[in-house]
Context: one part of a larger RNA
RNA sequence: GGAUGAACGCUGGCGGCGUGCUUAACACAUGCAAGUCGAACGAAGCACUGAGAGUUUGAGAUUUCGGUCAAGAACUUUCUUUGACUUAGUGGCGGACGGGUAAGUAAUGCGUGAGCAACCUGCCUUUCAGAGGGGGACAACAGUUGGAAACGACUGCUAAUACCGCAUGAUAUAUUCGGAUGGCAUCGUCUGAAUAUCAAAGAUUUAUCGCUGAAAGAUGGGCUCACGUCUGAUUAGUUAGUUGGUGAGGUAACGGCUCACCAAGACUGCGAUCAGUAGCCGGACUGAGAGGUUGAACGGCCACAUUGGGACUGAGAUACGGCCCAGACUCCUACGGGAGGCAGCAGUGGGGAAUAUUGGGCAAUGGGGGAAACCCUGACCCAGCAACGCCGCGUGAGGGAAGAAGGUCUUCGGAUUGUAAACCUCUUUUACCAGGGAAGAAGAAAGUGACGGUACCUGGAGAAAAAGCCACGGCUAACUACGUGCCAGCAGCCGCGGUAAUACGUAGGUGGCAAGCGUUGUCC
Numbered sequence: 001g002g003a004u005g006a007a008c009g010c011u012g013g014c015g016g017c018g019u020g021c022u023u024a025a026c027a028c029a030u031g032c033a034a035g036u037c038g039a040a041c042g043a044a045g046c047a048c049u050g051a052g053a054g055u056u057u058g059a060g061a062u063u064u065c066g067g068u069c070a071a072g073a074a075c076u077u078u079c080u081u082u083g084a085c086u087u088a089g090u091g092g093c094g095g096a097c098g099g100g101u102a103a104g105u106a107a108u109g110c111g112u113g114a115g116c117a118a119c120c121u122g123c124c125u126u127u128c129a130g131a132g133g134g135g136g137a138c139a140a141c142a143g144u145u146g147g148a149a150a151c152g153a154c155u156g157c158u159a160a161u162a163c164c165g166c167a168u169g170a171u172a173u174a175u176u177c178g179g180a181u182g183g184c185a186u187c188g189u190c191u192g193a194a195u196a197u198c199a200a201a202g203a204u205u206u207a208u209c210g211c212u213g214a215a216a217g218a219u220g221g222g223c224u225c226a227c228g229u230c231u232g233a234u235u236a237g238u239u240a241g242u243u244g245g246u247g248a249g250g251u252a253a254c255g256g257c258u259c260a261c262c263a264a265g266a267c268u269g270c271g272a273u274c275a276g277u278a279g280c281c282g283g284a285c286u287g288a289g290a291g292g293u294u295g296a297a298c299g300g301c302c303a304c305a306u307u308g309g310g311a312c313u314g315a316g317a318u319a320c321g322g323c324c325c326a327g328a329c330u331c332c333u334a335c336g337g338g339a340g341g342c343a344g345c346a347g348u349g350g351g352g353a354a355u356a357u358u359g360g361g362c363a364a365u366g367g368g369g370g371a372a373a374c375c376c377u378g379a380c381c382c383a384g385c386a387a388c389g390c391c392g393c394g395u396g397a398g399g400g401a402a403g404a405a406g407g408u409c410u411u412c413g414g415a416u417u418g419u420a421a422a423c424c425u426c427u428u429u430u431a432c433c434a435g436g437g438a439a440g441a442a443g444a445a446a447g448u449g450a451c452g453g454u455a456c457c458u459g460g461a462g463a464a465a466a467a468g469c470c471a472c473g474g475c476u477a478a479c480u481a482c483g484u485g486c487c488a489g490c491a492g493c494c495g496c497g498g499u500a501a502u503a504c505g506u507a508g509g510u511g512g513c514a515a516g517c518g519u520u521g522u523c524c
Base pairs, nucleotide, nucleotide: 001524002523003522004521006520007519008518009517010516013393014392015391016390017389018388019386020385021351026349027348028347030346031345032344035093036092037091040090041089043087044086045085046083047082050079051078052077053076054075055074056073057072060069061068062067100304101303109229110228111227112226113225114224115223116222119221120220124217125216126215127214128213129212130211132166134164135163141156142155143154144153145152146151172197173196174195175194176193177192178191179190180189181188182187202209203208230276231275232274237267238266239265242264243263244262245261246260247259248258249257279301280300281299282298283294284293285292286291306327307326308325309324310323329340330339331338332337357383359382360381361380365379366377367376368375369374396426397425398424399423406417407416408415409414430465432460433459434458435457436456440451468513469512470511471510472509473494474493475492479508480507481506482505483504489496490495
């Protein structure tokens, strides 16, 4: 000198764009952050159409005046039609994405480059083939019942794209028998035959959307290898599933991944093991470069979700807002038992030098569900707070010497503040007031904007509302007076202060930077 997720002191006008718990991966009140589909299903409710039954009435007709018949109306109930309606439950898809954090991890990580002849892949795209015929349940519901609650238990009924047999079945899988061809050790690819095994679901507005099997693609993952990846030898030996083999199990898949047996190996001074520290990278800062430092924000990968362990479901699980067990903690309790997990967005306490609103909207972009309308979305888009950073603008411009007054200094002559002010003539950026007023909205029309009556444009008033901070001995640009008297104090280094201090404090003046300035921390 540059840089900073900065902090502190003094000061502070505006705008744009960014950034904002670096500390306690400490504990969390409250609200929201993952739902959706009635075009899978039964049911319930609501509204509606029609029919039947009952009760109460009843225009009118008739009458022997006792009654009888009776269209219609109101109410209740049963069945039924329709639905632009609502949804607790079954079912489907999604809750494995998105969002957060950096505790762990020195290598099951990351980066670069390869490999899989050892693998999987829901939704999506393309192609081929198919969807026949049955069955039994369980929720909901009804009844009984336990419990303070959370939540259950029993009996009975019922639907489906829920569940289960049967049929059909190959370019699937397995076994057997061949043929051709290629290579990269195991072997791969193509092809022929036989046997065995395995599938499906419907909805509907008739447009379609779904369902099953197979092949291929795309996307996303899994695994393996090479090289690179901090410090310490005041850590020198480490290792028994350890290293390898055979066989078996397991996995989507290879493999001591696991197990039985056999062998005695494997790593290590080119640093094993141990200990400490640490998420890694693209990048960022600095530097002429080499290099050094760093990993906030944005992007990629990994890991984690109160601590530890475990599996289930699923195409896919470290399953943050799933389940089970154990621990710590908090809360409720009728003491028997239950509930919870902000390292999501806000917010609270605490810690700290220190870091924001319990805001608006799904209008855009994107995501989930749905045929769609649409619903959900603290992702996201915006607004709020903070000079935290960068950039831009302003705080006026021109004239103006009686060189005014005042201040300071003075050799008392004057010098300086200083064209500075006053005064005159102008301008109006920004701020303020008023009027107009967007783009962002997409495929023609229509509709749809949180931001926002914002940006921007026009008009208006008036120099009006807007300057500080640090330094002035040398390094280092900028000096005098007074006070103090080795005191009070200053200080980055040299050093200053003990009675004439340009070094302390104040004032005037000057220099530098400027909505900032200075100090401190850290890096080069």